[in-house]
RNA sequence: GCUCGACAAAGGCAAACCGAUCGUGAGGUCGGGGCGCAAAGCCGUGAAUCUCUAUCCAACGAGAUUGUCUGGCUACCGAA
Numbered sequence: 001g002c003u004c005g006a007c008a009a010a011g012g013c014a015a016a017c018c019g020a021u022c023g024u025g026a027g028g029u030c031g032g033g034g035c036g037c038a039a040a041g042c043c044g045u046g047a048a049u050c051u052c053u054a055u056c057c058a059a060c061g062a063g064a065u066u067g068u069c070u071g072g073c074u075a076c077c078g079a080a
Stems, first nucleotide, its partner, number of pairs: 004078002012037002017032006035067001041073003046069002048065005
C1' cells in the first nucleotide's frame, strides 16, 4: 500500500413511529425517536419500485426513492 472488517478504541449516520411544515401525490425539510449501517459519506449514469389533481387502464411526458441493485469520486480506525 492492497484486501479485509474485531464482542477493539474514538467518533459518525439514523428505519418504523410521533409532532410541525411543504407538495395533487410518490415524498421532502425540521425536531423527537432508534430498527439498523463500515461508506446508511458525496454524485445520481443505468436498472428497479412508486406518484401524477379529471371514472379506469395503457402509452408519452413530468416527477419521487439511493436505508433496492449497479456505477463514479472520496474517507476514520487497525485485531485476525
Record summary: Predicted 3D model of an 80-nucleotide RNA (c-di-GMP-I riboswitch aptamer) from Planctomicrobium piriforme. It was read from a public genome assembly, where an Rfam model found it. Rfam family: c-di-GMP-I riboswitch aptamer. Rfam links the family to the GO term cyclic-di-GMP binding. Rfam describes the family as follows. GEMM was predicted in a large-scale screen for bacterial structured RNA regulatory elements. Its mean pLDDT, the model's own confidence on a scale to 100, is 79.